[in-house]
Predicted 3D model of a 348-nucleotide part of an RNA (large-subunit ribosomal RNA, domain IV) from a Candidatus Kaiserbacteria bacterium. Rfam family: Bacterial large subunit ribosomal RNA. The coordinates come from a structure-prediction model, not an experiment, and the mean pLDDT is 83. The sequence was found in a public genome assembly.

Context: one part of a larger RNA
C1' cells in the first nucleotide's frame, strides 16, 4: 500500500445516474387477521399481530386391550432457567403508484435476458390430391400412409371494447371489344444466282458480248398479310404495399367559431388516446406529492411529427424488465476511526 472480513458515538440516503454495495426483514410452523382491484381462479404467506424451552398437576379426544394401564394428539393451570427456547445451520424485507409486454417459455456459447423472439387466440392468401409448397438435373422423396375441422405461406399477438375514410399510384384477382406486339409457320411480293427457249442490239460476222420476255431449279436474302401471352384498356380488391389538405371571414365586452366562402385532392385522420418509450419550442400550464423536485402521478389539448391487426385504447394475474414515492434498515454518506487474517514492497 492492497485484498478478504468484523465493529462503531450522533444522524439515517444528506451518498449516488440510481439505496449500487452493505445492513435489515427471518417460516411457506401454530393461532388470529387480511384492502383496493378482479378474468371470481386470484390478489394472499397480502398487510399486521401473538405464541414456541423445560418441569408438574388436572382434564379432553382417539386407539389397543388384561378396565386401569399403555400409547398418540391436545387444552387449562402452576412453577422454573437463560441475553437469547423454530436457542446451531439453512431458510421471503414490505407497501403505494405509473410504463411496456397478457401469461409459463426463448435469445446475442464468451460485454446485451429485454419492452426483443415465441405463444394460445384473431385474420388474410394459396391448395381438390400425382394438392399447394420444399429438396433434387432427373428418377424420386418430404408434405402424408394426411384430404379443406387438412396442409403451406403472410400479418397481428391472451382477454374486453373496437378496428373509420380513400382503389388515384403500386401489387394481386377477374375481363376481353379495341390499340400495340416476338420467333416459328402458312400464303404473297421483291431481289440475287443458274439452266433452257424465243427475241432485240452491237460487233472481232456464224460465235462471242450485252439486254428483254417466258419457263424450271435455287438462297440459312429483303419485305407484306394472318396468328399468343403481356402491355395499353375495363372492373374489383386494404387484417394488400400504402395515403388520410390549405387559405379567408363570421356571434350584442373580449375571446373563440357551431356557421359561410374559396382552392386542391383518390380521400382529407373517425373512435380512442395525447407534452406520450412519440412534444422541437419545453423545466408547456394547472393540481398533487416535498421545506424545496428539469424526475413522478392526475388533468388540459396549441399532436414540430399519435391513431386503429407495420393494430387503437383499456386490463386482473405475471416480470432477475423499467420510472416515481414510502416504511424498516444501515459506514452509501456527514467523516472518519479501530481491529483480524493474508499479500506486495521498504527497513531491521
Nucleotide at each position: 500500500a492492497g485484498u478478504u472480513c468484523c465493529u462503531c458515538a450522533a444522524g439515517g440516503a444528506a451518498c449516488u445516474c440510481g439505496g449500487c454495495a452493505a445492513a435489515a426483514c427471518a417460516g411457506c410452523g401454530a393461532c388470529c387477521g387480511u384492502a383496493a382491484c378482479u378474468u371470481a381462479g386470484g390478489g394472499a404467506u397480502a398487510a399486521g399481530g401473538u405464541c414456541c424451552g423445560c418441569c408438574a398437576a388436572a382434564c379432553u379426544u382417539g386407539u389397543g386391550c388384561u378396565u386401569g394401564c399403555a400409547u398418540a394428539a391436545g387444552u387449562u393451570u402452576g412453577g422454573u432457567c437463560g441475553c437469547a427456547g423454530c436457542g446451531a445451520a439453512a431458510g421471503a424485507g414490505u407497501c403505494c403508484u405509473g410504463g411496456c409486454g397478457a401469461c409459463u417459455g426463448u435469445u446475442u456459447a464468451c460485454c446485451a435476458a429485454a419492452a426483443a423472439c415465441a405463444c394460445a387466440g384473431c385474420u388474410c392468401c394459396c391448395u381438390g390430391c400425382g394438392a399447394a409448397c420444399u429438396c433434387g438435373u432427373a428418377a424420386g422423396a418430404g408434405g402424408a400412409u394426411g384430404u379443406a375441422u387438412a396442409g403451406g405461406g403472410g400479418g397481428u399477438g391472451a382477454c374486453g371494447c373496437c378496428u373509420g375514410a380513400c382503389c388515384a399510384a403500386u401489387g394481386c384477382c377477374g375481363g376481353a371489344a379495341g390499340g400495340u406486339u416476338a420467333a416459328c409457320u402458312a400464303c404473297g411480293g421483291g431481289u440475287g444466282g443458274u439452266c433452257u427457249a424465243a427475241u432485240g442490239a452491237g460487233u472481232u460476222u456464224u460465235a462471242c458480248u450485252u439486254g428483254u420476255u417466258a419457263g424450271g431449279c435455287u438462297g440459312g436474302c429483303c419485305u407484306g398479310u394472318a396468328c399468343a401471352a403481356g402491355c395499353c384498356c375495363c372492373g374489383g380488391u386494404g387484417a394488400a404495399u400504402g395515403u388520410c389538405g390549405g387559405c379567408c371571414g363570421u356571434a350584442a365586452c373580449u375571446a373563440u367559431a357551431a356557421c359561410g366562402g374559396u382552392c386542391c385532392u383518390a380521400a382529407g385522420g373517425u373512435a380512442g388516446c395525447g407534452u406520450a418509450a412519440u412534444u422541437c419550442c419545453u423545466u408547456g400550464u394547472c393540481u398533487g406529492g416535498u421545506a424545496a423536485u428539469u424526475u413522478c402521478a392526475g388533468a388540459c389539448g396549441u399532436g414540430c411529427a399519435c391513431g386503429a391487426a407495420u393494430g387503437g385504447c383499456g386490463u386482473a394475474a405475471c416480470g432477475a424488465c423499467u420510472g416515481g414515492g414510502a416504511c424498516a434498515c444501515u459506514g452509501u454518506c456527514u467523516c472518519g476511526a479501530g481491529g483480524a487474517a493474508c499479500u506486495g514492497c521498504c527497513c531491521g